RNA sequence: UCUGAUAAGGGCAAACGCGUCGAAAGGCGCGGGCGCAAAGCUAUGGGUCUACGGUCCGCCGGGAUCAGGACUGCCAGGCUGCCAAAG
Numbered sequence: 001u002c003u004g005a006u007a008a009g010g011g012c013a014a015a016c017g018c019g020u021c022g023a024a025a026g027g028c029g030c031g032g033g034c035g036c037a038a039a040g041c042u043a044u045g046g047g048u049c050u051a052c053g054g055u056c057c058g059c060c061g062g063g064a065u066c067a068g069g070a071c072u073g074c075c076a077g078g079c080u081g082c083c084a085a086a087g
Stems, first nucleotide, its partner, number of pairs: 002087001003084002011036002016031006034073001040079003044076003047071004053066005
């Protein structure tokens, strides 16, 4: 350095509930644990979601899409990191 155990010390925290911000996706806080060896950071590439505003369509219930926004626990890239069994 790669690699990752019924190791040790720990860490994070899904769904859901309550509160709050937001048009929404979703974020934040508290509780809660499904899980995670990077489930730490980063929106760089892909992907997915949203549709306040713009545009187009409409059977006027809505639909599509552009910009904007969101997701790092969707996949990958980049940066950083605890421990050390076997190899």

Model confidence (mean pLDDT): 90 of 100. This is a predicted structure of an 87-nucleotide RNA (c-di-GMP-I-GGC riboswitch aptamer) from a Candidatus Hebobacteria bacterium. The organism belongs to Candidatus Hebobacteria, within Bacteria. Its Rfam family is "c-di-GMP-I-GGC riboswitch aptamer". Gene Ontology term of the family: cyclic-di-GMP binding.